[in-house]
Context: one part of a larger RNA
RNA sequence: GACGAACGCUGGCGGCAUGCCUAAUACAUGCAAGUCGAACGGGGUUUGCCUGAAAGUUUACUGGAAGGCAGGCCUAGUGGCGGACGGGUGAGUAACACGUGGAUAAUCUGCCCCCCCGACCGGGACAACGCCGUGAAAAUGGCGCUAAUACCGGAUACCCCACCGAACGCGGGAGCGAGCGGUGGAAAAGGAGAAAUCCGCAGGGGGAUGAGUCCGCGGCUGAUUAGCUAGUUGGCGGGGUAAAGGCCCACCAAGGCUCCGAUCAGUAGCCGGCCUGAGAGGGUGGACGGCCACACUGGGACUGAGACACGGCCCAGACUCCUACGGGAGGCAGCAGUAGGGAAUUUUCCGCAAUGGGCGCAAGCCUGACGGAGCAAUGCCGCGUGAGUGAAGAAGGCCCUUGGGUUGUAAAGCUCUGUCUCCGGGGACGAAAAAGGACGGUACCCGGGGAGGAAGCCACGGCUAACUACGUGCCAGCAGCCGCGGUAAUACGUAGGUGGCGAGCGUUGUCC
Numbered sequence: 001g002a003c004g005a006a007c008g009c010u011g012g013c014g015g016c017a018u019g020c021c022u023a024a025u026a027c028a029u030g031c032a033a034g035u036c037g038a039a040c041g042g043g044g045u046u047u048g049c050c051u052g053a054a055a056g057u058u059u060a061c062u063g064g065a066a067g068g069c070a071g072g073c074c075u076a077g078u079g080g081c082g083g084a085c086g087g088g089u090g091a092g093u094a095a096c097a098c099g100u101g102g103a104u105a106a107u108c109u110g111c112c113c114c115c116c117c118g119a120c121c122g123g124g125a126c127a128a129c130g131c132c133g134u135g136a137a138a139a140u141g142g143c144g145c146u147a148a149u150a151c152c153g154g155a156u157a158c159c160c161c162a163c164c165g166a167a168c169g170c171g172g173g174a175g176c177g178a179g180c181g182g183u184g185g186a187a188a189a190g191g192a193g194a195a196a197u198c199c200g201c202a203g204g205g206g207g208a209u210g211a212g213u214c215c216g217c218g219g220c221u222g223a224u225u226a227g228c229u230a231g232u233u234g235g236c237g238g239g240g241u242a243a244a245g246g247c248c249c250a251c252c253a254a255g256g257c258u259c260c261g262a263u264c265a266g267u268a269g270c271c272g273g274c275c276u277g278a279g280a281g282g283g284u285g286g287a288c289g290g291c292c293a294c295a296c297u298g299g300g301a302c303u304g305a306g307a308c309a310c311g312g313c314c315c316a317g318a319c320u321c322c323u324a325c326g327g328g329a330g331g332c333a334g335c336a337g338u339a340g341g342g343a344a345u346u347u348u349c350c351g352c353a354a355u356g357g358g359c360g361c362a363a364g365c366c367u368g369a370c371g372g373a374g375c376a377a378u379g380c381c382g383c384g385u386g387a388g389u390g391a392a393g394a395a396g397g398c399c400c401u402u403g404g405g406u407u408g409u410a411a412a413g414c415u416c417u418g419u420c421u422c423c424g425g426g427g428a429c430g431a432a433a434a435a436g437g438a439c440g441g442u443a444c445c446c447g448g449g450g451a452g453g454a455a456g457c458c459a460c461g462g463c464u465a466a467c468u469a470c471g472u473g474c475c476a477g478c479a480g481c482c483g484c485g486g487u488a489a490u491a492c493g494u495a496g497g498u499g500g501c502g503a504g505c506g507u508u509g510u511c512c
Stems, first nucleotide, its partner, number of pairs: 001511003005508005012383006018376002020341001025339003029336003034081003039078002042075009055062003088294003098218007107211002112207005118201001120154004129144006160185006168177003190199003220266003227257003232254004237249003269291004273284004296317005319330004347373001349372003355369001356367004386416004396407004420453001421449006430439001456501005461482003467496005477484002
């Protein structure tokens, strides 16, 4: 000098930041991921029209059930997209995890953009629903019906894919090239609208973005760890993957790493940065940004463009809860909050108004991301606690050689000011066509009142700026180092005075 600090004393206001560093301990409660009815069939409700049962009768009316058509609204289910983002944490990891520079002639990429071409003919189901069951519940079985942008078959398809063949061009090269010929294979979906048209769908080429994989180099400690290794190292063949590869497998060979530190052990997420320092360097990785890893513990796959998936699934385990004892349910390292641990770390707040995200043609819905408010002197910055005048240098305190000195222009008194504050009035920007503001009656502006409501903490032997008196008597105590205290202590305690900093001041811890 610095801090995500804590502790002691003290504490007026504002702005901007920051706030479980410990138990990756356990979690009550609420919320944190949905959306689309313009993909689909139902169900409910409502409006209009048509038809018009029962019943009543003045036989033509009243009456309105059930039904049909059209429209509005709501929606469990099928279906689509999203739940792989956003948010949290740092346990693990010494590793191509990260940083940096490359490679991919070894790869994938939903939504988005550009271009080419297409969408023909058919089919059978399963939910919902109805009926009948089982179960305390969670749930679940049987039979029957049905729609689709759900599923399946066929057609067509230059380009696409597989195999075969010939030649050309390009590249240093393993190779590349909507080029040529042959054989075989592979598509599709509709919706809205009066229509124009719009939103979608299938195949292919290119782009953009994102991701996978590989390599060079770089960044901890211990040798009181010296040897390590059998899928181990390489090869042939195969499997697998989007993709090279012992990644996996069969066979063959006997290799591979290491004192330039292998292996083992300990510690640790990495970086941009941050702190310190003239720099070199040292320390550090909290907030913010990038990457990685994890989601009760361990394992596994499914779906999907993307996961081996925080608020998905399955299995095992520990724990908690419900139970009719047969069986079930759960996972805050999301936002708040609770218990525990700890020296120590906040509200079970407001709003989707802004920015951004998901879905939707849209209206819109969802969004504890985010925008805000609350709490905490935790930090940084700013402001105030008054200004001028005022000597008989008042009183009081302290000291005293008793003359006086000092506190001290300090106070009082007088004259003012109005930051902050209090009262009253007005009142935003943030919202780039209209509407829409949580913050917020906030900031800010105007008027008024009135010095009123706002100063402490540490030190004073030397280092180190600031001295006397009394008390105490190696006691009580102080102390960062040197050291003070045993009867005159500037070093202990108190008082007066003084010095330093100031809404803070000291102490402790850690780093330079």
This is a predicted structure of a 512-nucleotide part of an RNA (small-subunit ribosomal RNA, 5' domain) from an uncultured bacterium. Rfam family: Bacterial small subunit ribosomal RNA. Its family is annotated with ribosome and structural constituent of ribosome in the Gene Ontology. The full RNA is in RNAcentral, with records from ENA.